[in-house]
Context: one part of a larger RNA
RNA sequence: CUCUCUCUAAGGAACUCGGCAAAAUAGCCCCGUAACUUCGGGAUAAGGGGUGCCUCUUAAAUAUAAGAGGUCGCAGCGGCCAGGCCCGGGCGACUGUUUACCAAAAACACAGGUCUCCGCAAAGUCGUAAAGACCAUGUAUGGGGGCUGACGCCUGCCCAGUGCCGGAAGGUUAAAGAAGUUAGUGGUCGUGAUUUACAACAGGGUAGCUGACAACCUAAGCCCCGGUGAACGGCGGCCGUAACUAUAACGGUCCUAAGGUAGCGAAAUUCCUUGUCGGGUAAGUUCCGACCCGCACGAAUGGCGUAACGAUCUGGGCGCUGUCUCGGAGAGGGACUCG
Numbered sequence: 001c002u003c004u005c006u007c008u009a010a011g012g013a014a015c016u017c018g019g020c021a022a023a024a025u026a027g028c029c030c031c032g033u034a035a036c037u038u039c040g041g042g043a044u045a046a047g048g049g050g051u052g053c054c055u056c057u058u059a060a061a062u063a064u065a066a067g068a069g070g071u072c073g074c075a076g077c078g079g080c081c082a083g084g085c086c087c088g089g090g091c092g093a094c095u096g097u098u099u100a101c102c103a104a105a106a107a108c109a110c111a112g113g114u115c116u117c118c119g120c121a122a123a124g125u126c127g128u129a130a131a132g133a134c135c136a137u138g139u140a141u142g143g144g145g146g147c148u149g150a151c152g153c154c155u156g157c158c159c160a161g162u163g164c165c166g167g168a169a170g171g172u173u174a175a176a177g178a179a180g181u182u183a184g185u186g187g188u189c190g191u192g193a194u195u196u197a198c199a200a201c202a203g204g205g206u207a208g209c210u211g212a213c214a215a216c217c218u219a220a221g222c223c224c225c226g227g228u229g230a231a232c233g234g235c236g237g238c239c240g241u242a243a244c245u246a247u248a249a250c251g252g253u254c255c256u257a258a259g260g261u262a263g264c265g266a267a268a269u270u271c272c273u274u275g276u277c278g279g280g281u282a283a284g285u286u287c288c289g290a291c292c293c294g295c296a297c298g299a300a301u302g303g304c305g306u307a308a309c310g311a312u313c314u315g316g317g318c319g320c321u322g323u324c325u326c327g328g329a330g331a332g333g334g335a336c337u338c339g
Base pairs, nucleotide, nucleotide: 001334002333003332004331005330006329007328008327010325011324014323019320027051028050029049030048031047036041038150052071053070054069055068056067057066058065072076084318085317086316087315088314089313090312091310092309096108097107112148113147114146115145116144117143118142124134125133126132151305152304153303154302156235157234158233161232162231163228164227165226166225167224170223171222172221177216180213181212182211183210184209185208189204191202192201236254237253238252239251240250263297264294275291276290277289278288279287
């Protein structure tokens, strides 16, 4: 010097990003216990007092409790073991789950809510367009999928775009079919020339066969017509106006599918910003309460509240302390020196 401990005058968070760490609290009995609340809780709230040993009594015995008296120590849950507490706020209702080995959370899940699909050989899923299997030896009070996330009060406007559902009059539209058109080929069939004749050659051609085109016929889909937001999503601008000023209940105008309702708001969201005011401090970029000018909250990608809960995040206080002023002393292990 380092590690693990013990003690430390006075002060007591002045340390620090932050009380991190440490200290403190602690068992049992008695008294007592607030706001708030979903009436269950909150609650071991908080805050006090007691605690050893001996004798006696209630009391009947070795147990236990209560009462009375006595007695020792600085100290009696004398060791070990063994809650620190309170106030405010954010988030998430809660118990749970998670990144095995840097994240335990406000993330996931959750009961509850809601939308949607599915009538059973179900929908959905796995699988080779299979067999087979799960769903399910279930049957709509069931099963699958999506979103939201206890509970309370609520959940506004827009269907123009996209999606989904419904509709079928019209437009468009595939293969197949097809009246027909056309090309090639096409007999020992005609024609021509030659030959005695056949064969061969040139050109033509019926039926048939092969190919190309095609009026017409024709489904879903798309166009089209409606519906639908707890479907994907979206939810304006400029100008003027009141008898101080300021502001604008009011008016005008442009655009839109419709222009953000309730509630909340410098917020886990506010750039400017340490906004402004109030509170707390001697002093507060954090915190709490307000204001509203919301750069860029907002209603199940839920909005706003909310008792209880949390190894959650954040602000304050009491207690307590070597965190600190600011160090010091000690114990043991290591380092170090010598062997």